[in-house]
RNA sequence: GGAGCAGACCAGACGAUCGCGGAAUUCUCUUCGAGAAUUUCGAGGAAAGUCCGAACACCGCAGGGCAGGGUGCUCCAUAACGUGGAGUCGCGGCAACGCGAAGGAAAGUGCAACAGAAAGCAGACCGCCUCGCACUUUGCGAGGUAAGGGUGAAACGGUGCGGUAAGAGCGCACCAGUUUUCCGGGCGACCGGAAAAGCUAUGUAAACCCCACCCGGUGCAAGACCAAAUAGGGAGGCGCUUGAGGAUGGCCCGUCCGAGCUUCCGGGUAGGUCGCAAGAAAUGGCGGAAAACCGUCAUUCCAAGAUGAAUGAUCGUCGCCUGAGACGGGGUAACCUAUCCCAGGAACAGAAUUCGGCUUAUGGGCUGCUUCGGCC
RNA sequence: GGUCCCAUCGUCUAGCGGUUAGGACGCCGGCCUCUCACGCCGGUAACCGGGGUUCGAUUCCCCGUGGGAUCACCA
Numbered sequence: 001g002g003a004g005c006a007g008a009c010c011a012g013a014c015g016a017u018c019g020c021g022g023a024a025u026u027c028u029c030u031u032c033g034a035g036a037a038u039u040u041c042g043a044g045g046a047a048a049g050u051c052c053g054a055a056c057a058c059c060g061c062a063g064g065g066c067a068g069g070g071u072g073c074u075c076c077a078u079a080a081c082g083u084g085g086a087g088u089c090g091c092g093g094c095a096a097c098g099c100g101a102a103g104g105a106a107a108g109u110g111c112a113a114c115a116g117a118a119a120g121c122a123g124a125c126c127g128c129c130u131c132g133c134a135c136u137u138u139g140c141g142a143g144g145u146a147a148g149g150g151u152g153a154a155a156c157g158g159u160g161c162g163g164u165a166a167g168a169g170c171g172c173a174c175c176a177g178u179u180u181u182c183c184g185g186g187c188g189a190c191c192g193g194a195a196a197a198g199c200u201a202u203g204u205a206a207a208c209c210c211c212a213c214c215c216g217g218u219g220c221a222a223g224a225c226c227a228a229a230u231a232g233g234g235a236g237g238c239g240c241u242u243g244a245g246g247a248u249g250g251c252c253c254g255u256c257c258g259a260g261c262u263u264c265c266g267g268g269u270a271g272g273u274c275g276c277a278a279g280a281a282a283u284g285g286c287g288g289a290a291a292a293c294c295g296u297c298a299u300u301c302c303a304a305g306a307u308g309a310a311u312g313a314u315c316g317u318c319g320c321c322u323g324a325g326a327c328g329g330g331g332u333a334a335c336c337u338a339u340c341c342c343a344g345g346a347a348c349a350g351a352a353u354u355c356g357g358c359u360u361a362u363g364g365g366c367u368g369c370u371u372c373g374g375c376c
Numbered sequence: 377g378g379u380c381c382c383a384u385c386g387u388c389u390a391g392c393g394g395u396u397a398g399g400a401c402g403c404c405g406g407c408c409u410c411u412c413a414c415g416c417c418g419g420u421a422a423c424c425g426g427g428g429u430u431c432g433a434u435u436c437c438c439c440g441u442g443g444g445a446u447c448a449c450c451a
Base pairs, nucleotide, nucleotide: 001372002371003370004369005368006367007366009364010363012318013317014316015315016314017313018312020042021041022040023039024038025037026036027035028034029033044348048359049358051357052356053355054354055353056219057218058217059216063253064252065251066250068215069214070213071212072211073087074086075085076084077083088102089100090099091098092097103210104209108208109207110204111203112202125149126148127145128144129143130142131141132140133139134138157175158174159173160172161171162170178197179196180195181194182193183192184191185190223274224273225272226271233265234264235263236262237261238260245257246256247255281300282299283298284297285296286295287294288293320345321344322343323342325340326339328337329336330335377450378449379445380444381443382442383441386401387400388399389398394431402420403419404418405417406416407415424440425439426438427437428436
């Protein structure tokens, strides 16, 4: 210097002019209220996607069962989580490091196209071997055989020796894997070691399913209050304790309410206030923990709350980045770098009840580490 | 704002994890006809993008992109 990995950080600053939304104070006007002036506040790291989890609110506090959905190595953290931390195992990378929906396939069911002889209770196309017949090489038939060939993503352990007509875990040795038992380490996932068994058990659960755990529903258009409007108008159907319909959610049971419910036609209202900004809050110190995080103390003019929806524009100075140039400095070298000037550039995006996460989009520099190359 | 749904030739659509991704309309070429239309034959052309699971993905899962429902999903 190139390529790469990880971590934490910033999101231009100041001034002037014009403009927009909220709040407070004062003044003016004839009430509701409106206007003016001054002061002050006014987007983000993702405000986004709405993918998870909660707070909060309502549904007569939601009981039982079925169905459904979600999660899925271990131990911690947390209000909670599908999130985070630390580990285990597996995979990828030379490495720094990264990724993993990572329970169960010796409970059951399904599927495995094409090719191939045979694809899950395995299986004889070629080959090899035995026997019989024909008999010149050799051919035909019956049987044995999974060592070799070929097919496939996958062919029922691998290597060697023995064995055999030829072969085969058929026998033996070593290796790999499975199950059971025991020993040692670890809170645990798991790791290390020993013995025995049977020689073997394919893959797929982001296929059905089984096991364990979790989940009542709806989302601030939740909901509360005020105001306004009004006629329960006309026609039809169902029901009135043999009970329609509702609470009740996808269904059933149970519990409770229950005399109205529903279709069509016609008519009225559709405004405001709260919810809605001091909290699982931020910053800093100290203590605990390996870390996530927790405890405690201090400080805080911590002030967006709009609703067809504000948070902007222009100019100037400085700063940042890129490129070209000028003139220097350091170093043995590779190379590093100060100053000046000119030109260009500055991303993604934008609150809508609020938090904790995840994911996605995106500009910039900083620190540490890995690897390759160059130079001394 | 919330909630939910969908994506396959130019258009409308079918599609058990293994297909040459099927059909209709359209378009192009040929036949028929004096010519056009109709009819017949042949062709053209597609799985929204990325990643994962699997031997194998249009199909299953995740993330994104685009579109739609909207007082006849919610006051």
Two RNAs folded together computationally: RNase P RNA and transfer RNA, 451 nucleotides in total.
Rfam match: Bacterial RNase P class A. The family's RNA type in Rfam is ribozyme. Rfam's curators write: Ribonuclease P (RNase P) is a ubiquitous endoribonuclease, found in archaea, bacteria and eukarya as well as chloroplasts and mitochondria.
Model confidence (mean pLDDT): 77 of 100.